Source information:
The RNA shown here (transfer RNA) has 75 nucleotides and comes from a Sphingobacteriia bacterium. Model confidence (mean pLDDT): 80 of 100. Lineage of the source: Bacteria > Pseudomonadati > Bacteroidota > Sphingobacteriia. It was read from a public genome assembly. It matches the Rfam family "tRNA". From the family's description: Transfer RNA (tRNA) molecules are approximately 80 nucleotides in length.

RNA sequence: UCCCAUAUAGUCUAGUGGUUAGGAUAUGGCCCUUUCAAGGCCGAGACCCGAGUUCAAUUCUCGGUAUGGGAACCA
Numbered sequence: 001u002c003c004c005a006u007a008u009a010g011u012c013u014a015g016u017g018g019u020u021a022g023g024a025u026a027u028g029g030c031c032c033u034u035u036c037a038a039g040g041c042c043g044a045g046a047c048c049c050g051a052g053u054u055c056a057a058u059u060c061u062c063g064g065u066a067u068g069g070g071a072a073c074c075a
């Protein structure tokens, strides 16, 4: 320098061009318990950044950023 893959909540992860993005875990409140743990109920919390296409983009396209892998170069 080039190519490929990935980016969703504190963490892990599913998914889609269309009304309010799902699950696990962690966390908060309540119930239960003598207390804690476990268990039950409820709540808050996320689509890496910019541009384009479109009636509509987290999803498609392009560029960038970050991470990982490969190639080339040098030795």
Base pairs, nucleotide, nucleotide: 001071002070003069004068005067006066007065010025011024012023013022018055027043028042029041030040031039048064049063050062051061052060